[in-house]
Context: one part of a larger RNA
RNA sequence: UUGGGCGUAAAGAGUGCGUAGGCGGCUUUUCCAGUAGCGUGUGAAAGCCCAGGGCUUAACCUUGGAAUUGCGCGCUAAACUGGCAUCGCUUGAAUGUGGAAGAGGAAACCGGAACUCCGGGGUUAGAGUUGAAGCUCGUGGAAAUCAGGAGGAUCACCGAUGUCGAAGGCAGUUUUCUGAUCCAUUGUGGACGCUGAGGCACGAAAGCGUGGGUAGCAAACAGGAUUAGAUACCCUGGUAGUCCAUGCUGUAAACGAUGAGCGCUGAAUGUCGGAUUUUAUGUUCGGUGUUGAAAGCUAACGCGUUAAGCGCUCCGCCUGGGGAGUACGGUCGCAAGAUUAAAACUU
Numbered sequence: 001u002u003g004g005g006c007g008u009a010a011a012g013a014g015u016g017c018g019u020a021g022g023c024g025g026c027u028u029u030u031c032c033a034g035u036a037g038c039g040u041g042u043g044a045a046a047g048c049c050c051a052g053g054g055c056u057u058a059a060c061c062u063u064g065g066a067a068u069u070g071c072g073c074g075c076u077a078a079a080c081u082g083g084c085a086u087c088g089c090u091u092g093a094a095u096g097u098g099g100a101a102g103a104g105g106a107a108a109c110c111g112g113a114a115c116u117c118c119g120g121g122g123u124u125a126g127a128g129u130u131g132a133a134g135c136u137c138g139u140g141g142a143a144a145u146c147a148g149g150a151g152g153a154u155c156a157c158c159g160a161u162g163u164c165g166a167a168g169g170c171a172g173u174u175u176u177c178u179g180a181u182c183c184a185u186u187g188u189g190g191a192c193g194c195u196g197a198g199g200c201a202c203g204a205a206a207g208c209g210u211g212g213g214u215a216g217c218a219a220a221c222a223g224g225a226u227u228a229g230a231u232a233c234c235c236u237g238g239u240a241g242u243c244c245a246u247g248c249u250g251u252a253a254a255c256g257a258u259g260a261g262c263g264c265u266g267a268a269u270g271u272c273g274g275a276u277u278u279u280a281u282g283u284u285c286g287g288u289g290u291u292g293a294a295a296g297c298u299a300a301c302g303c304g305u306u307a308a309g310c311g312c313u314c315c316g317c318c319u320g321g322g323g324a325g326u327a328c329g330g331u332c333g334c335a336a337g338a339u340u341a342a343a344a345c346u347u
Base pairs, nucleotide, nucleotide: 004318005317006316007301008300012315014202015201016200017199021195022194023193025089026088029085030083031082033081034080035077036076037075038074039073040072041071042070049065050064051063052062053061054060092192094188095187096185097184098183099182100181104178105177106176107175108174110172111155112154115151116150117149118148120146121145126137127136164169207248208247209246210245211244212243216242217241221237222236223235224234259314260313261312262311263310264309267291268290269289270288271287272286273285274284275283276282296303297302320347321346322345329340330339331338332337
């Protein structure tokens, strides 16, 4: 291990692709494995249960029956499931054609504001910071100002409960390459589908290896304040890092704390992308929001056609708190560590 569950109480894997497996649309014929019926063999004895009998009764003993819900074999049925049996179909899935929107991805070029630094002009005693200061910068000419040069990072306004992406995520412009989606048409083909243990791939930030780069910001660190102290909050500095290339790491409150797919179930109101024309406060398809005691669900909060409602299929996960997401072992990793994952003991 049945059962009951997984938004917030323990519990949905971070996400996808996909192997095995499980499950699977309408229809014709066939087989008879499952399934169903009948027959038969077996299902030890004791025990349990039922009806008798024996000890004065009972316990106990004893006879017979029933039960043993199972398994084997034979015959039969053919609705359902199934067949590496079969004739077909078009609604599921796919594809073609015609349109559409988009920060979807990769590479290359270009641009703007701001910032810092550098040299110069002109100017003079302060500037900066704070609750107040001080450290700091400045007569070796700072700050403010003007034009110039260099560099790296980032992309104001548009901008939105907006768009796109499987998730992580994605925002200046242009070009090239490229993935996915939506609508219309119903042409092609004809179940080709759903899920998915293992497996493979992607996967924010931080971190690690190698080589570059470094304007701003800034762990660590230093100094100044504050304070009883101040290994902090505040201030002045400042190195890794942040950026690029390449390789690792594989984790997050990776969240909608809500797995994927399909069908069904009363409304209202925004918005994004299509279609339609009988232009309207319309209809319809696909997203994204809000309201809602429609019904229903929920312990409540709340959810409510984007379900946490009503059902089906498949996967993952949970089983009192602590010990512990730890130890040991295995696997992976350069390391940091990740993953798998107990027990004693305690309550």
Predicted 3D model of a 347-nucleotide part of an RNA (small-subunit ribosomal RNA, central domain) from an uncultured organism. The prediction has a mean pLDDT of 86. The RNAcentral record of the full RNA draws on Greengenes.